This is a predicted structure of a 72-nucleotide RNA (transfer RNA) from a marine sediment metagenome.
The sequence is in RNAcentral, with records from MGnify.
The coordinates come from a structure-prediction model, not an experiment, and the mean pLDDT is 82.
Its Rfam family is "tRNA". It is annotated as a transfer RNA.

RNA sequence: GCCGGGGUAGCUCAAUGGCUAGAGCGCUGGAUUGUGGAUCCAGAGAUACGGGUUCGAUCCCCGUCCUCGGUA
Numbered sequence: 001g002c003c004g005g006g007g008u009a010g011c012u013c014a015a016u017g018g019c020u021a022g023a024g025c026g027c028u029g030g031a032u033u034g035u036g037g038a039u040c041c042a043g044a045g046a047u048a049c050g051g052g053u054u055c056g057a058u059c060c061c062c063g064u065c066c067u068c069g070g071u072a
């Protein structure tokens, strides 16, 4: 250089055109407990960036950036 996969919450992952973007762990507050842990309840927190298609985009298309693998 070329080919392919990936980029969503602090971390690991869902969501294959209908979104009001979910789950586990973690974090914050509360209940419980002599304290802590465990358990229960509640809460905060995210679509890499710029365009396009569409009534509607995390999803489809184009470009850029980052990352992983393959190839000489």
Stems, first nucleotide, its partner, number of pairs: 001071007010025004018055001027043005048064005